[in-house]
Molecule: transfer RNA
Organism: Phycisphaerales bacterium
RNA sequence: GGGCUUGUAGCUCAGCUGGCUAGAGCGUGCCCCUGAUAAGGGCAAGGUCGGAGGUUCGAGUCCUCUCAGGCCCA
Repeated sequence: GGGCUUGUAGCUCAGCUGGCUAGAGCGUGCCCCUGAUAAGGGCAAGGUCGGAGGUUCGAGUCCUCUCAGGCCCA
């Protein structure tokens, strides 16, 4: 230098063919339960979907550029 790939909640990850309020587990906070608990039950908070632009009635999803990590080739 060229090609491919990953980036979504604090962490690890889903998200079908573009469609209505973006989800799960763990963690966190509160409550319940218990003699007590790191165990069990319930509720809640938490997100510019890496960034910018574009297409579209509508974009996490499609297109372009760009940033960061990884892999391969030279």